[in-house]
Small-subunit ribosomal RNA from a marine sediment metagenome, 1419 nucleotides, folded computationally. The coordinates come from a structure-prediction model, not an experiment, and the mean pLDDT is 85.
RNA sequence: AGACUGUGAUGGAGAGCGGCAAACGGCCGAGUAACACGUAAGCAACUUGCCCUUAAGUCGGGGAUAGCCCUUGGAAACGAGGAUUAAUACCGGAUGUGGUCCUCCUUUGCAUGAAGGAGGCACUAAAGUUUGUAAUGGCGCUUAGGGAGAGGCUUGCGGCCUAUCAGCUUGUUGGUGAGGUAACGGCUCACCAAGGCUAAGACGGGAAGCUGAUCUGAGAGGAUGAUCAGCCGGACUGGGACUGAGACACGGCCCAGACACCUACGGGUGGCAGCAGCAGGGAAUAUUGGACAAUGGGCGAAAGCUUGAUCCAGCUAUGUCGCGUGGACGACGAAGGCCUUCGGGUCGUAAAGUCCUUUUUUGAGGGAAGAACAUCCCGGGGAGGCAAUGCCCCGGGCCUGACGGUACCUCAAGAAUAAGCAACGGCUAACUCCGUGCCAGCAGCCGCGGUAAUACGGAGGUUGCAAGCGUUGUUCGGAUUUACUGGGCGUAAAGGGAGCGCAGGCGGCUUGGUCAGUCUAAAGUGAAAUCCCGGGGCUCAACCCCGGAAGUGCUUUGGAUACUGCCAAGCUUGAGUACGUGAGAGGUGAGCGGAAUUUCAGGUGAAGCGGUGAAAUGCGUAGAUAUCUGAAGGAACAUCGGUGGCGAAAGCGGCUCACUGGCACGAAACUGACGCUGAGGCUCGAAAGCGUGGGGAGCGAACGGGAUUAGAUACCCCGGUAGUCCACGCCGUAAACGUUGUGCACUAGGUGUGGGAGGUAUCGACCCCUCCCGUGCCGGAGCUAACGCAUUAAGUGCACCGCCUGGGGAGUACGGUCGCAAGACUGAAACUCAAAGGAAUUGACGGGGGCCCGCACAAGCGGUGGAGCAUGUGGUUUAAUUCGAGGCAACGCGAAGAACCUUACCCAGACUUGACAUCCCGGGACCGCCAUGGAAACAUGGUUUUCUCUUCGGAGACCCGGUGACAGGUGUUGCAUGGCUGUCGUCAGCUCGUGUCGUGAGAUGUUGGGUUAAGUCCCGCAACGAGCGCAACCCUUGUCCUUAGUUACCAGCGGAUAAUGCCGGGGACUCUAGGGAGACUGCCGGUGAUAAGCCGGAGGAAGGUGGGGACGACGUCAAGUCAUCAUGGCCCUUAUGUCUGGGGCUACACACGUGCUACAAUGGCCGGUACAAAGGGUCGCAAACCCGCGAGGGUAAGCCAAUCUCAAAAAGCCGGUCUCAGUUCGGAUUGGAGUCUGCAACUCGACUCCAUGAAGGAGGAAUCGCUAGUAAUCGCGCAUCAGCACGGCGCGGUGAAUACGUUCCCGGGCCUUGUACACACCGCCCGUCACAUGACCCGAGUCGGGUGCACCCGAAGUCGCUGGCCCAACCCGCAAGGGAGGGAGGCGCCGAAGGUGUGCUUGGUAAGGGGGAUGAAGU
Repeated sequence: AGACUGUGAUGGAGAGCGGCAAACGGCCGAGUAACACGUAAGCAACUUGCCCUUAAGUCGGGGAUAGCCCUUGGAAACGAGGAUUAAUACCGGAUGUGGUCCUCCUUUGCAUGAAGGAGGCACUAAAGUUUGUAAUGGCGCUUAGGGAGAGGCUUGCGGCCUAUCAGCUUGUUGGUGAGGUAACGGCUCACCAAGGCUAAGACGGGAAGCUGAUCUGAGAGGAUGAUCAGCCGGACUGGGACUGAGACACGGCCCAGACACCUACGGGUGGCAGCAGCAGGGAAUAUUGGACAAUGGGCGAAAGCUUGAUCCAGCUAUGUCGCGUGGACGACGAAGGCCUUCGGGUCGUAAAGUCCUUUUUUGAGGGAAGAACAUCCCGGGGAGGCAAUGCCCCGGGCCUGACGGUACCUCAAGAAUAAGCAACGGCUAACUCCGUGCCAGCAGCCGCGGUAAUACGGAGGUUGCAAGCGUUGUUCGGAUUUACUGGGCGUAAAGGGAGCGCAGGCGGCUUGGUCAGUCUAAAGUGAAAUCCCGGGGCUCAACCCCGGAAGUGCUUUGGAUACUGCCAAGCUUGAGUACGUGAGAGGUGAGCGGAAUUUCAGGUGAAGCGGUGAAAUGCGUAGAUAUCUGAAGGAACAUCGGUGGCGAAAGCGGCUCACUGGCACGAAACUGACGCUGAGGCUCGAAAGCGUGGGGAGCGAACGGGAUUAGAUACCCCGGUAGUCCACGCCGUAAACGUUGUGCACUAGGUGUGGGAGGUAUCGACCCCUCCCGUGCCGGAGCUAACGCAUUAAGUGCACCGCCUGGGGAGUACGGUCGCAAGACUGAAACUCAAAGGAAUUGACGGGGGCCCGCACAAGCGGUGGAGCAUGUGGUUUAAUUCGAGGCAACGCGAAGAACCUUACCCAGACUUGACAUCCCGGGACCGCCAUGGAAACAUGGUUUUCUCUUCGGAGACCCGGUGACAGGUGUUGCAUGGCUGUCGUCAGCUCGUGUCGUGAGAUGUUGGGUUAAGUCCCGCAACGAGCGCAACCCUUGUCCUUAGUUACCAGCGGAUAAUGCCGGGGACUCUAGGGAGACUGCCGGUGAUAAGCCGGAGGAAGGUGGGGACGACGUCAAGUCAUCAUGGCCCUUAUGUCUGGGGCUACACACGUGCUACAAUGGCCGGUACAAAGGGUCGCAAACCCGCGAGGGUAAGCCAAUCUCAAAAAGCCGGUCUCAGUUCGGAUUGGAGUCUGCAACUCGACUCCAUGAAGGAGGAAUCGCUAGUAAUCGCGCAUCAGCACGGCGCGGUGAAUACGUUCCCGGGCCUUGUACACACCGCCCGUCACAUGACCCGAGUCGGGUGCACCCGAAGUCGCUGGCCCAACCCGCAAGGGAGGGAGGCGCCGAAGGUGUGCUUGGUAAGGGGGAUGAAGU
């Protein structure tokens, strides 16, 4: 010196003993409908650790025990035994300020009581520690009083749904006594009594933490209970106590259960609804962060320790607030996108570009406040005190920051780093294009989408918000759509079927009292935060801080007394009683009457009766119906009889009697508010129905038969049972309706009627006037959505009751009550729809009404439907049979004319800037002719020819070739369109302006009385006017006049011929074509309203629009046409365009429409003979002549037409023949031969001749046209066209019948009525069935949840009893031991979970059954 060991001290760490805290703070909202919460009170019925304060004390002893050590069990958790030890741990003793208890007194309170005093042998405390010393100090400890704060208990009031929960309750309600508690109390127990709660909702069920507040709203309200704050409740689930001042205790204990983990299988352990974090669930919600620096809590004398409380940071556009993403200039209005009317517009000063700024960003630098304490150091002071370093106060100093190098500031760089989302049909701000094509999709509601989508998807643009925007969910609002503020009930949803009446609500006049309601003043409270107002702090704001106001409430005290209430006294007007008069199908019972029906008996009598739209079933020769006499029986009471009477309603009808209810009027005696309404309740309550017993004539569900009908389980007919009738008992509903609750009051009238009273007047009665009650009509104000109501209110008010809250599901289901049953009362939901509904308006419609038209019917004439043929259509066929038109109003229609062409269709062959147009370039005349190939188009070759103008440069027309823009399309959409057309319908209608009426749609006018063909005209009229339609004006025809007179005409004159207006001529006539006249109900008579007009007449060529035509209102039919034309969109582009040849549109088993010709004698055929009109004609009409049987041919005059020609008119008339037949009817079809047109008649023309000679003998059901120069009949012409006509459009000739009339059919007009129709009756719409989908009810059962009752088992634990086993303190005892006291253990009461049984309730699921809803074009 080091190591080790021992002792002491100091510091650090750990365990233990002891004290305090751990009952606070933090989290969550399962439970809870409760004094849980809120608010206001009470405790004279209570507790309180720590803290403050007051008074008094703190003496003296004892025995243990953990830790530590030893031994030992167990895997562990955790123990067991022994030895030793301390305390502010534990236990006796002393003292007793006090306290408790007992006795007495005083004061006080409404009171069970409270306070104070006196006395008492009664009971009852304590702990020490700290400082160098000391102390009467500090910190503690004990007893008692007071305080502060905290807690416990009690009470009034307040705040959810459900009555399809109506009765609940046995410690239940109260009392006495005891126990228990901090404390009152059935809190618990024993005994006694039988109470307590409930319609102002008990009991039960469901959902729920309550509040300050939050959201919304003008408010009243409604909804909510996150964050923050107060209270309550909970801590894995259920039960329990221990400790403690405080718990029945989130991070304590015990038990039971579920779950999870460890295990050595014996046994143990755990509880994030603390902070983070994980898993799971879910549409969805954060970091296993930093710090105790601040604020706060616990412990401590203090330093300090601790604190996922807290303060900070992280994540999230979750919300709120603020800021930025740039600013200024900038037109070539760039590029590009989009649109376009192709000009342009728009994105758009936007960009680019130039100049500027720098919040933000990045880099660099600086850089806070939040810190005040306490302790400690220095200085000073104060109280008390012997004193001090102790205690207290003041000043200074030291120290302390998680956030964080954060906020903030400065410098630098540089427009640099920073815009999205939704919407754009209306609501609702914002529009176009493309794509799509009832698809894809959208959608909050209405609704978009089926080829032009502002609605889908995309784009451009626009609008709105903006670091957000939109969607979804939720709440309030709008919603006076639950109506307190602030709704309704005749018909929209809604008055109970009616009355009586308990509770309840409301209640006449006067006086007094009271002051509960009410009003007023004050006091207390209404936590803070929030909201509002005024200030202040973060650069502003959000946010935060301060002050005020408010918190509409509750409590207490004082005051007022009009009104309401209550008490008392009175009044008569409300109400009632008594009296008088009166009307009445009011009710009940009994008796009586006649008419009629039916049946029975008898007489007469003869074949039908009866019934119906018509019939039949039925009855009848066994005698019906009819008629007469008699009888029986039942039901109902004609006339009177009446918007007359009575009754509460239902309801009541022959007459008489008995009993009985109500009402009106009169007068004013009595009572003195006795009243009104009326949830429940009770009673009555048509018809039908039910039960028991009667009765039963007529009628008559069901049923049978006959008819009707597609059917006819109906309507009609013949029968007919219940029932209808009576008695007694049920049912309890009706369009039980005035679809109108009851009562009272008030508010213009007029006019009927029932009852009563009075007045004037009179001799009297009536008439007349007034009042009351009832019952009707009309109408004013007012009300009403309108209709309408209107003193009998649906007006204006009051009182009370009932009821309603979109339609359907549904007055259903389930449950309950009632009922014999039928069923009644009460009475939902799921689901589904966007309406259902009222009143009125305009239309349309009606097998509604009135008036009136039309060839609408009727009266007639002739047809169609049957035949053959023509023609169109459907269908079929086809390579194609191109397309369109489709009831009337498509079908001889587009088509006024398909052999080619047309032509759009098919086959085949060709062309591709094209058959056609414009522009550009090059060349050239083009055309034509010929040859070859070809079916042609076309191709190739050859030949011929050289336009116009010219400033000579060229230009133009035309042709050829080329390029691209473009052409072209009879492709599509008539449902994108224009134009044109059809139709209702030549029907008389359709509208407007102003005014008026109505909330309005709308009405009026325009309806009405007459009249007309007419909304034509007249009259009237809240209408007055006007327009489009009607009519007229236009054309034609009918008469006359005039003008004109060729090609028309020819009377007179003249001429000529065989004859003819042939010629001269004429202008008379006919005619032609210009102009006029005429007809207007103008005239007369009648009628009408004196009107409009109508009827008749005269005159007249014509008479009431003279005949005919043109002319078609507002509109309807998405009528027709994209194929006349035009045109938007879409589509094709060597083809869906263009050219060419051939074919087709012409097919042919059929069906329909429109026509022609017929079936014959009023006719056919043959011969002869007469009379039109209107048209056409030069690429034409064509005479005459010749030829042909004829179609026609040849030749050819005339004519551009009142000239020539087509051209013969035909029916008719005269004569002849045929003689009733498939013919001398009829002419199809077919064979043959021809003619004409045309490039060409095969498919596929017309005509002629010869021959052939079909059906058809007058046409079923059905259906068409026509009213006068019409129908019918007869021929003629024209357009188209080379040719082709039975069609179409025109023309004339001959030329009727019938119309009583408006019932019916069809169509239409006006007025009116009903309507559930409005794409309007071709409308709407009901039920079954079938299929699909989803929801619901019942359901043999089955599986769960909740819960009642009874019983079994019974953990932990408190309490009680016991305690023979165990025990240091105290007592006795020397000790052993005993005692006191305590404990283990045992027993008992209670008792969670569990078990058994039996109920109730609710849900899931289910074979099967049931209705209801919704679905596409089923039936």